[in-house]
Context: one part of a larger RNA
Molecule: large-subunit ribosomal RNA, domain V
Organism: Mantamonas sphyraenae
Parts: sequence; structure tokens; C1' cells
RNA sequence: CCUGCGGCUAGACGGAAAGACCCUAUGCACCUUUACUACAUCUUUACAUUGCUAAUAAUAAUUAUUUGUAUAGGAUAGGUGGGAGUUUAUGACUUAUAAACGCCAGUUUAUAACGAGACAUCCUUGAAAUACCACCCUGAUAAUUUUUAGUAGCUAACUAAAAUAUGUUUACCCAUAUUUAGGACAGUGUAUGGUUGGUAGUUUAACUGGGGCGGUUGCCUCCUAAAGAGUAACGGAGGCGUACAAAGGUAGGCUCAAACUGGUCAGAAAUCAGUUGUAGAGCGUAAUGGUAAAAGCCUGCUUGACUGUAAUACUUACAAGUAAAACAGAGACGAAAGUCGGUCAUAGUGAUCCGGUAGUCCUGAGUGGAAAGGCUAUCGCCAACGAAUAAAAGGUACGCUAGGGAUAACAGGCUUAUGACCCCUAAGAGUUCAUAUCGACGGGGUUGUUUGGCACCUCGAUGUCGACUCAUCACAUCCUGGAGCUGAAGAAGGUUCCAAGGGUUCGGCUGUUCGCCGAUUAAAGUGGUACGUGAGUUGGGUUUAGAACGUCGUGAGACAGUUUGGUCCCUAUCUACCGUAGG
Repeated sequence: CCUGCGGCUAGACGGAAAGACCCUAUGCACCUUUACUACAUCUUUACAUUGCUAAUAAUAAUUAUUUGUAUAGGAUAGGUGGGAGUUUAUGACUUAUAAACGCCAGUUUAUAACGAGACAUCCUUGAAAUACCACCCUGAUAAUUUUUAGUAGCUAACUAAAAUAUGUUUACCCAUAUUUAGGACAGUGUAUGGUUGGUAGUUUAACUGGGGCGGUUGCCUCCUAAAGAGUAACGGAGGCGUACAAAGGUAGGCUCAAACUGGUCAGAAAUCAGUUGUAGAGCGUAAUGGUAAAAGCCUGCUUGACUGUAAUACUUACAAGUAAAACAGAGACGAAAGUCGGUCAUAGUGAUCCGGUAGUCCUGAGUGGAAAGGCUAUCGCCAACGAAUAAAAGGUACGCUAGGGAUAACAGGCUUAUGACCCCUAAGAGUUCAUAUCGACGGGGUUGUUUGGCACCUCGAUGUCGACUCAUCACAUCCUGGAGCUGAAGAAGGUUCCAAGGGUUCGGCUGUUCGCCGAUUAAAGUGGUACGUGAGUUGGGUUUAGAACGUCGUGAGACAGUUUGGUCCCUAUCUACCGUAGG
């Protein structure tokens, strides 16, 4: 070295399981609720099933009896017509009592007594007798009838999971009958309002140096933007969701800010005069551009902040957006030429559908109308601002699926801000003296052991902390060895250089690494090795499902808060290594 055999488990990002963590899906499923929308339940009211009788109250009609002071006036005159008489022993006038009405004057009725008259025609009045009769108005009373309301009672609908009897093989299952108990209630049906996670169907945005939390989402201005236009980021700064009937149009006129000088009250600053003054002002508002032959300021007159069109361009995926000569009409201002279709410009906003309002020479389902629609004008939203619906929040550690290393947690990689170590400079400390030792403010490196950043392999799986076992390497050396300097007398130290051969403890607490403590030691080194090592062990911690506490949440549930419990699979093919046999 080759070929076997027996071992071991470091590697083959070993095998197993289309990762359960994380993210994504206009995926799913359950669960919750003051998410949305329904439905069941419960409930309100009306009607039907649904009948009878009373009294009460109200309403309407009929009949009867009554009621009715404006002033003047015998005096409580309702209106109109007829009318010269009416009434009275069937009890007039008058008196007493009681009741009703009342404008407190009286009127009406009933009863008793009395025993023969009482009223009209006349005076007053717009209207003349309730003397008498008829019709009617206002209010009241009584009776009858209709309707309504609630109350009370009834029995015949209806009810009985009350009793008895009969029927069927048993059955208090059902049917029928008779009682009994309720009773027009209940129950049921239709319509209607309320309530309603009891049940159901769904929704619960995107961007994002993973996701969540936070922030943002449309429009305008500047920078980034690389001297045409355009140009991104959770890049740097700010504004807008209007205002104005003049702050618009036109004609005419004017020139600002500031400084200096002078000047009563008057001061740094009020108003006045002069000089300088290209803009250092102003232009409703952010910024930018523009602007003094005005776009700024003042005055007069006004409504073009018009109607119907629009060549041609800019911009642009589309849809939108912007500029606009010119024509027609009717106007404003101006002597005229002319200017005027809002504002110095750039923000001040919303498609389509649906619906409302006003107008209109339009259409009008056989015809005439109407309804409805069209056209013109205008109003009502989508701010997640190209607006998914008229209408919408959460939990999942009980979870599931499809995927993703397009995207996080471990490890690796890149980087090295941070960390560790080294160096330069040397203010200072060190009694004096920067450099024995320490070293500010600064500067330069090395490393890849910290915390990070990035998201490059891996989500059809690269098992995660600590302990045990077994190690191996680096040296920035803890001990042992050799040196220099010393603020090294010796001893013991400090610091620096060389050096990796060997060594580098046992316990208590804690899951701990770490750390603190105890006892030793020459010393109890710092790191790398997928924070070495789970196809070697463990499984205390973290990190499923049970349960509980505190806190948060209405709740389902949640918590780098706590507590208790909790399945660790693999017979070794190859490489590596160890032992052994043969060649």
C1' cells in the first nucleotide's frame, strides 16, 4: 500500500417528516365581541280565528222638556211666519216649602193652602208679545238606538300534561263520550316596531431595510436631480383641502424698504420736511420663479367672476390637465386705439353609477295625455384621496393548507459603527522630573471572541442554552523557564520583551454561562473550533398542547412577567479514525 474482519460516530450541510417558529395569500377553519348584515327566540300593536249580557264613560242620530238680561224700556224680548183673542172649578191670582238655573234682578218645575180671576191690544223698540199655534238656531236635561273604550259577568268557539268510561295485545300513547277547570283570554296565522353572538354568512387595507408598534397614503413649492424634460428612498425642508362683490374689469394717476439730517408734546419706534436710495419693499396665503414703461399703491365708472363655438399647440400609458388666436351674440370701461371669457403664476380637490332640485323647442310602446326617460344647469361621497360594498372589528399556544431562504429567530458569510487589543502625540499626575508607573484632548491601526448593520447559502428542516464525556488549535502567557527597565538595597513587586514543552483544584447557591461565597494551589489563563461536541449522553432552562397567579383586554385571549406538569427516533453504505488477519 491492497483485501478482509471487528469497532467508533467526526463528516457525507447523514436518514426520517413539501418547517409546527417567522412572513406572504384580497387562503381555510374554529372562537369572541358594544365589527357588519341576517335569522331563530322573546316581546309591542293591529286584524282574523271571536260569541252573548249588563252598568259606566264618550260619540252620533231621533223624540220630549227646557234655555236665551247689550242700550232704551213696566222687564232675563233667541229668530221668522200666522194671529185678535187665549187660559181658568180637569182650580186663576196669591202665600209657604223644596229643587234646578242664574248676569243675584229674577226665571222654571214639584207639593200644600187658597177659591175667581190672569194675560194680549196702549208707552218704549231696528224687531212685539211664551196671549195662543207652527218651523228653526244656541246651550242643557231625560229616554231610545248606533258606534267606540275600558270594566264586570256568562257559555257555545277554543284550551286542558284534570277525572271517569269505552276502544286497541300492554301503555296516563292516541281517539271518542261525559264531567270538571278555564274561556272569548290563551294559543295560532298575517302585518308591524323593538330586542337579540342563541345561530349563521362575512369583513377586519397597503407601504414597510422581516413582521408588529410608530409613521405615511391626494394636491402644491424648493433641494437631492448629475446646466433640455423626467427621475427613487420610512432622503432634507415647508405648505393646501381656501380667500376676495373687491383683493375682479377698465380708464387715469402714483412709487417702495431702509438710513441720515432737521423738527412742539413725541421717547428706539407715531405724523412732517429734505437728501441718499434698482428694489435691500409690496404682491391675502407656503416656497420658488417673476415684477418699478407694474403684477405694487390710489381714485372714478362698473360686472367679461359673460352665452354659443374653437383652429393650433404643450403635457400625457389611459383617463385627466394646461395655453389659446379667431368667429357669432349681448355688454363694461375708455375721447380713441383698444382691453375684458376672474385674481402675478404655480395648491385650495374626487371618475362612474345612483338619487335630489330647477329649466326645456326633445321621446312618450294603438291614439290623446300622464308616468318615466333624454338634454341643460346644479347639489349629495368615496382624505386608504383612479374611489372593490348601500352596509364590516378582533383572537388562535387547539390550529390547518399553499408557498417563501423573494422574509425574520440559530449558525455561517460580508462589514467592523460598537467591543477588545496595540501604536503615535504628550497636557498633566508622579516632592523636582511627560515617558519607573499612570496618562486627558486628539490621531493611526490590528482582530473578528461582544452588541449591532446587511439579508448572501439553507424554511421538500443546517436541532436551540447549560451540564457531562472526549478533545484539538491560537497566543494577546495564569503558573513553571530566560531577559531589559524600575520611583530595583534585600525580600516581595510593577512594567515590557522572548517563550505554547507541560500544567492550569475541590465544594455551597442558581437551569444557568457568568457571578458571589468557602477551602486550597506554582497557577486556578484568554479565546477559536456551527457561541467544538444531542446519527455521543442529559433535558434543569427556553419554546406546543393541561392548570394557576399578577397585570392588560368588554371578550376570545395576551405578557424577553411568574409558577407547576410535559414522548429526545435511527440495525453505519461511503470518507476519516482505532484494533486485528492475510498478501